[in-house]
RNAcentral holds the full RNA, with entries from ENA. This is a predicted structure of a 144-nucleotide part of an RNA (small-subunit ribosomal RNA, 3' minor domain) from an uncultured eukaryote. The coordinates come from a structure-prediction model, not an experiment, and the mean pLDDT is 80.
Context: one part of a larger RNA
RNA sequence: CACCGCCCGUCACACCAUGGGAGCUGGUUAUGCCCGAAGCUAUUAUCCUAACCUCACGGAGGGAAGUAUCGAAGGUAGAACUGGUGACUGGGGUGAAGUCGUAACAAGGUAGCCGUACUGGAAGGUGCGGCUGGAUUACCUCCU
Numbered sequence: 001c002a003c004c005g006c007c008c009g010u011c012a013c014a015c016c017a018u019g020g021g022a023g024c025u026g027g028u029u030a031u032g033c034c035c036g037a038a039g040c041u042a043u044u045a046u047c048c049u050a051a052c053c054u055c056a057c058g059g060a061g062g063g064a065a066g067u068a069u070c071g072a073a074g075g076u077a078g079a080a081c082u083g084g085u086g087a088c089u090g091g092g093g094u095g096a097a098g099u100c101g102u103a104a105c106a107a108g109g110u111a112g113c114c115g116u117a118c119u120g121g122a123a124g125g126u127g128c129g130g131c132u133g134g135a136u137u138a139c140c141u142c143c144u
Base pairs, nucleotide, nucleotide: 003108005105008101009100011098013095014094015093016092018090019089020088023085024084025083026082027081028080029079031077032076033075034074039070041068042067043066044065046064047063048062049061052059053058111132112131113130114129115128116127117126118125119124
């Protein structure tokens, strides 16, 4: 490149990340219950026992074994948080020359916009209320 301008949304195509999603599959955390190693402690109508006491029997002390509390790992149940994956599905983003229309920008050809309701392939349309960030024409007031 200045109206042969600018520009909006649906639809079609490609790619990207992302939300929902019957579910599937991991991680972390704590909790309830089951089981319960080593070890500490406590306990014992059992067993063993060199040093100490005793003439001796025996005693003190020690050990073993059993039991109990605590107790790691493990099992199990539900829960919270957090990843991956998932038919299908929602919009979003990006992409020289696709489709349909033409909503906005000039009074953009129905002024536009805001809120709301209804409604339509799509931009949108209509109703109600509001705003001027509306053009045009006329009048009034004020300022220079």